Context: one part of a larger RNA
Formats: sequence, C1' cells, structure tokens
RNA sequence: GGCAUGUGGUGGAUGCCUUGGCAUUCGGAGGCGAAGAAGGACGUGCCUAGCUGCGAUAAGCUACGGGGAGCUGCUUAGGAAGCUUUGAUCCGUAGAUUUCCGAAUGGGGAAACCCACCUGUCUUUAUCGACAGGUAUCAUGCACUGAAUUCAUAGGUGCAUGAAGCGAACGGAGGGAACUGAACCAUCUCAGUACCUCUAGGAAAAGACAUCAAUUGAGAUUCCCUAAGUAGCGGCGAGCGAAAGGGGAACAGCCUAAACCGAUUUCACUUCGGUGAAGUCGGGGUUGCGGGACUGCAAUAUGGGAUUGUCGGAGGAUAGGUGAACGAUCUGGAAAGGUCGGCCAUAGCGUGUGAUAGCCACGUAAUCGAAAUCCGAAGGCACCCUAGCAGUAUCCCAAGUACCACGGGACACGAGAAAUCUUGUGGGAAUCUGGGUGGACCAUCAUCCAAGGCUAAAUACUACCGAAUGACCGAUAGCGAACUAGUACCGCGAGGGAAAGGUGAAAAGCACCCCUAGUGGGGAGUGAAAAGUACCUGAAACCGCAUGCCU
Repeated sequence: GGCAUGUGGUGGAUGCCUUGGCAUUCGGAGGCGAAGAAGGACGUGCCUAGCUGCGAUAAGCUACGGGGAGCUGCUUAGGAAGCUUUGAUCCGUAGAUUUCCGAAUGGGGAAACCCACCUGUCUUUAUCGACAGGUAUCAUGCACUGAAUUCAUAGGUGCAUGAAGCGAACGGAGGGAACUGAACCAUCUCAGUACCUCUAGGAAAAGACAUCAAUUGAGAUUCCCUAAGUAGCGGCGAGCGAAAGGGGAACAGCCUAAACCGAUUUCACUUCGGUGAAGUCGGGGUUGCGGGACUGCAAUAUGGGAUUGUCGGAGGAUAGGUGAACGAUCUGGAAAGGUCGGCCAUAGCGUGUGAUAGCCACGUAAUCGAAAUCCGAAGGCACCCUAGCAGUAUCCCAAGUACCACGGGACACGAGAAAUCUUGUGGGAAUCUGGGUGGACCAUCAUCCAAGGCUAAAUACUACCGAAUGACCGAUAGCGAACUAGUACCGCGAGGGAAAGGUGAAAAGCACCCCUAGUGGGGAGUGAAAAGUACCUGAAACCGCAUGCCU
C1' cells in the first nucleotide's frame, strides 16, 4: 500500500408524512376609480426585527346582530401592565377615521418631496403661525362678457354634468409579420396567426330577409351534431375547404325617415293680404297576398309589454344554533388494536385525539336562524303598444345610393365563365307600369324590398368567492415559491431568479457531578425510544480505527 471482516465518522439517498400545489365540475360574481382606485412609501405595539392588520382615532374607534369564557395576531418565548358574565377577545353587517405618493388633478418635481394663491375659523397689538375647504385638463350644456370690425364671431370668465387611470381571459374594430411547409423557391402556406393600437360588456358580436329554395316550400340571429374532408379552390403542388338540407339548444319581436296635417324659428321676396326656401317640434306612418298618404264608411274590441315606472317580497347571500349512540377487560409508554357484551343511524363523508374510533372531540344527515346590508321569482297598480271595409285620379316609400368602368380587399373560391359582399378613383338611375336576387349574360318563371336604427335567450371566458372531486404530485416532485418568495442574490436597466419542510404523544429541551480554555465529551436523569434544538428513517460515494491475510 492492497484485499477482507467488524466498527465509526461524513453525507442526506430511500421509506413514511403534508401545512402547499395541479386539474376538473357545479354555483356565485363579473368589476374597482376624482366620494381619489390598483399598487406603493412612511408610520403604527409597553418592550417589536420581519410578516399580518391598521392609518396621527394607526394589531385599532362607533352602532347593531351573533357568540359565551377567557383575552391582549404570527415567527415567539419572556417580562410588565391591563381587559372580561355591567358579556371581553372573536365572527358578521353598517358607519367613522383613513398620513404621503400614485390617473394624481393648485404649480413644480430626480414618485412618496419642494413651493404657492383664494375663502373661512382660531391665535396675535400687528406680522408670523395653525386648521378646514377650494384652485388641473378636456368634452357637452347654460349664463355673463367680448376684439380686429357696425351688428356679429373668435376669445375670456363663471356654473352644472361627465370623462380620465387600473384589471386574468373572453368580444368588436384598425393595422399586421417571419421562421415554417411546399423536401429549393417566387404564386401559395404558416395566417388574418403572433404582435401593436383603439374600444366595450358581463358577456360581446350578430339579428327580424332587397335571405334561401326550386315549381314542393322554408321563414331573424347565435351555438352544437351532421351534411363532409363532400361540392369546390389549388405552381390542380404543398395544401385550403364550404353551403343548402336534416337533427338539436334557445326562442321575440320592434322603432324611425318620407308622403299628409298642425305649430313654430330664421332668411328672401312682397301688391303688406301673404308667398317661397332652409330648419325645429308634435301628430301620422312602417309594408311585399305591396304598403302608406288621401277620400268615404265602421269601431273603442282583443291581445301584448325584454325594449316603462312604482309597489311587492316567495326565496337566497353575508355571522350562527340544535344535532343520535359504549362500557369492561388484555397487550402496550399510550387503545381508537385484540376479546366479551351493548347501542345509534335521514348521521358508517371527513379530520383530530399518545397505534387503526359510527357511539371521545370537531363535525356529518336532518332541521332551525338575521337587528343590518345586498340579490331577487310570482303578482298588483299606473303607463305604453296593438284592429277593420271600400275607392283608386294624385302623392310617398331611405341618392352621389343602386349600377357601370378601372384598381384593391372579403367570400372555402388564387381573375377564373366569377356571380355575391366591400370600396380608392371616375361616371351615374328608377319609385310599384318601380327595384334587387336566383354563381358570367339574356328571356321566362320564382322570390324578396337595399341604400336608417334597436333587440333578451341559447354561445365565449375566469383575475376573484364558495362547495366538491381526482387510476394528479408528495419536498431534485407538485406553482418559480409547502419555509420572512417574486424573497435573498445578479444586472445601469429591461430583466433574470434560487436554496431552504419533519425532535417527541408531551419540552418532559438533559437538574447535579467529572474532564476541558472553549466547543465537546463521560456519568446521572427525562423519555416507549436519545429521537438531544447540527434532532424521524439515515443508503452510497468519501475518510478513519481494530483485526486477519498478501506484498
């Protein structure tokens, strides 16, 4: 030095555990903010470093309700001082307070700071000072004022109302890639995706046929299944990819513009009687068996109201209450385990308790409960909407629109035979004897009525709250984070981003003695066991010691 055996150290694998995560289902809620948010800074405790709570009334103040014996949050003990059956601590509801920054809004600013003005109150002999309130911008409306410039207008001032900023996904709109695929690549694809911007709601969008269909007809929109990987599109490559129809979910329909009638404002003309033009308000009217105006006749009925208001208050949410039934004995440190004998059950889900508990505790089934705030079904009342017949001379029925040409875009459809939708440029109709569509176009036929608007439900999503579930994880896993975690730390910054759980049933956390400078160790003691705050189990690498063998 090596090998072997034994025994230790180191180390923290493994096993067991779970405070934490992950995913899903159902329900709620779907917003917060100038009445100052989200998020922070700084404070705040008797002693207080961090977390939590709170805000100079500062781990809190007031009222009301619940609850019923202890309490002064956590790491976290301790000391001190107190509170409490005259009901504390604690829980819920409604209030009060709520520094400074932050949209931040009196002005400024290197956020949490600096500097003002106006009004009022207090103080002062007076200044000074203190406190309270106000003073940003924009939009809309109203009032006052008011230039060049006579009227006016611009502008100015004041008042009132509103906006702003934040927020996970879902929605609508405006812009809009590339890698990639095509085994290259350019049309194409990825993809109208990612991303940027604007903007809304609890959903949004869409929506009441100028739609489909095909000679039978259907009857707003949205979503699902299907039709169907079909018809098609496509360097006919890669790929892209419908619709009608059928079956379901949910169902709901309405209001304007115009003609006509009435009122009214301004302007122009005027023969001062008015007329015309442009508006405003009210009535009227809303359709495709075309409807309405207009003229005549008749009539006050019948249904409906998400699109109104006001009552109403079943029920629910935000604290809670009641809540059945077991003993003995054995083992053991401990009984919930074994044995024996019982009981409850609309409750044998679950968790805890010194091992495995229906009957020990909390609970569970079931049932009861709100002073206050919120949500809210049915229903009542008011209010609103809703009808006919006949006539047809005349009038109206959404215009730079439809349509056409050129250039784009959207449609599953890449210019194609390319309809349809949209529109940058140019041209440019008709009013029912009218107009659109049926995939070039024409005829016939069928069908619908554009160029104004509103509209619940079925649908999408989950930052947040509650309940439940898991052939999900179990500390190198599961969220990055089970623990003072978006912390420590790194970076000028945008940003990046950890490690770190477990004594024991209970601290009973080793009094006392000895060695030692101390750490530590040896006794003694606690404990079931040293498991001894470097603590459950305690593998391996690695490092010793002892013994044997070999060299």